The RNA shown here (Lysine riboswitch aptamer) has 178 nucleotides and comes from a Clostridiaceae bacterium. It was read from a public genome assembly, where an Rfam model found it. The model forms 100% of the base pairs in the Rfam consensus. Model confidence (mean pLDDT): 79 of 100. Rfam family: Lysine riboswitch aptamer. From the family's description: Riboswitches are metabolite binding domains within certain messenger RNAs that serve as precision sensors for their corresponding targets.
């Protein structure tokens, strides 16, 4: 010293993440439940096994009728907590689903991935054409670095390229190293 790297400590990106409470519509005249008639031997519980409840006092199921929610996602206000915010992928482990097995769901740890946002395809989850998740590709944005251009010069701007958040900006302590 405008060098190098560790450490805390505050910040920034925007249609920014994420989470709650209230209200709205949507779910949906669904699913559920009375009742009438018909069928006539099984049905329900994710699959199959078993166990359990139901069913000739008519079960399933089909036809009318009557009545009729939730839930989770979804916009709006209003809050909290934040800037790997948070969101997935796998894999170990504990729980729940009646019980084993399989399948589904939640939790915590370990590894990778994704800076952020939008639109699009394709596949999923979903009642949805809504949202959400992956993968692609596009675009904008923000932020280092390098290049070119303007200005006297740095700075700042514009533009090309390329990298990621363990990243970038401001400061503070201390180590080194000249």
């Nucleotide at each position: 010293g405008a060098g190098a790297g560790c450490g805390a400590u505050a910040g920034a990106g925007g249609a920014g993440c994420g989470u709650u409470u209230u209200u709205c519509a949507u779910c949906a005249g669904u699913a559920g439940g009375g009742c009438c008639a018909u069928c006539g031997a099984g049905g329900a519980u994710u699959u199959g096994g078993g166990g359990u409840c139901u069913u000739a006092u008519g079960a399933c199921g089909u036809g009318g009728u009557c009545u009729g929610a939730a839930a989770g996602g979804g916009g709006a206000a209003a809050g909290c907590g934040c800037c790997g915010a948070a969101g997935g992928a796998u894999g170990c482990a504990u729980u729940c689903u009646c019980c084993c097995a399989c399948g589904g769901a939640a939790u915590u740890c370990a590894u990778c991935c994704u800076g952020g946002u939008u639109g699009u395809a394709u596949a999923g989850u979903g009642a949805a054409u809504a949202a959400c998740u992956a993968u692609g590709c596009a675009a904008c944005u923000g932020u280092c670095a390098u290049c070119a251009u303007u200005g006297u010069u740095u700075a700042c701007a514009u533009g090309g390229u390329g990298g990621a958040g363990a990243g970038c900006u401001a400061u503070c302590g201390g180590u080194u190293c000249a």